[in-house]
RNA sequence: GCCAACCUAGCUCAAUGGCGGAGCAGCGGUUUCGUAAACCGCAGGUUGUGGGUUCGACUCCCACGGUUGGCU
Repeated sequence: GCCAACCUAGCUCAAUGGCGGAGCAGCGGUUUCGUAAACCGCAGGUUGUGGGUUCGACUCCCACGGUUGGCU
C1' cells in the first nucleotide's frame, strides 16, 4: 500500500427495515449471628463519528476514525 471482518450498557454478546435486550458486574431487598451462595427487584445506551436512502435505520449505502486478521 491492497483486501476482509468487526465497533451496541462497566465487560462478553444478542436484536427479519417496525417498542434497543440477555448474562456477568453494580445498587437495593429477602435469607444468615455474620459473610458467601441462592432468590426477588432496580438502575445503567447520543447503537464509534458525520452524512445519505426510507413513512420509519442498530439493521441498507457513502466517507472518516478505531480494532483484528490476511496479502504484498
A computed fold for a 72-nucleotide RNA from a Candidatus Omnitrophota bacterium, annotated as transfer RNA. The sequence was found in a public genome assembly. NCBI's taxonomy places the organism under Bacteria, Pseudomonadati, Candidatus Omnitrophota. Its Rfam family is "tRNA". The family's RNA type in Rfam is transfer RNA.